[in-house]
This is a predicted structure of a 173-nucleotide RNA (c-di-AMP riboswitch aptamer (ydaO/yuaA leader)) from a Chthoniobacteraceae bacterium. It was read from a public genome assembly, where an Rfam model found it.
RNA sequence: UGAUUCGCGUUGCCAAAGUCGCGUUUCUUCCACAAGGCGCGACACGGGGGACCCAAUUGAGGGUGCGCAGGUCCAAACUGCCACCAGGGGCGCAGGUAGCCAGCCAAAUGGCUGCCCGGUGACUUCCUUCACCGAGCCCGUCAGCUAACUCCGUCGGUAUAGGGAAGGUGUCC
Numbered sequence: 001u002g003a004u005u006c007g008c009g010u011u012g013c014c015a016a017a018g019u020c021g022c023g024u025u026u027c028u029u030c031c032a033c034a035a036g037g038c039g040c041g042a043c044a045c046g047g048g049g050g051a052c053c054c055a056a057u058u059g060a061g062g063g064u065g066c067g068c069a070g071g072u073c074c075a076a077a078c079u080g081c082c083a084c085c086a087g088g089g090g091c092g093c094a095g096g097u098a099g100c101c102a103g104c105c106a107a108a109u110g111g112c113u114g115c116c117c118g119g120u121g122a123c124u125u126c127c128u129u130c131a132c133c134g135a136g137c138c139c140g141u142c143a144g145c146u147a148a149c150u151c152c153g154u155c156g157g158u159a160u161a162g163g164g165a166a167g168g169u170g171u172c173c
């Protein structure tokens, strides 16, 4: 001097994902104590279920398990529970479509290219250019809307562009 890792602090961004209070806990002499962790509560923000009316509608029944229990003299059938999942549905921007390839002819699924559409780029809106993203998870046969009512979440990731117009905000003089 440079690189990497860890811890703490500060200003922001995506996202609903925050603030406060009380209790408890951690530090290797003991006591006390900060940040932090955990639990509870309040407020705030976000999501689901749930009437009349409206909308919709003739709508049979789900499947698999060498799982558990009941049942049976033992089994089977049957019943209940559990796990996974066709169908259907929910959170979320995370969808549609054309062609080609893989797959086994097809389907499901995956990949590539293009078009349409959705989302992000750090005060907000509009115009324009540019760049990037279009995942993942959950419910478990069931849920339209929905007042009262009721249930649940407050994780995680990260450092983000150019020009024009209008309206704001902060700092300094």
Base pairs, nucleotide, nucleotide: 011159012158013157014156018043019042020041021040022039023038024037025036044154045153046152047151048150049149054144062085063084064083065082067081068080069079070078087142088139089138090137091136095116096115097114098113099112100111101110102109117134118133119132120131121130123167124166125165126164127163128162129161

It matches the Rfam family "c-di-AMP riboswitch aptamer (ydaO/yuaA leader)". Its family is annotated with cyclic-di-AMP binding and regulation of gene expression in the Gene Ontology. Rfam describes the family as follows. This family represents a conserved RNA structure found upstream of the ydaO and yuaA genes in Bacillus subtilis and related genes in other bacteria.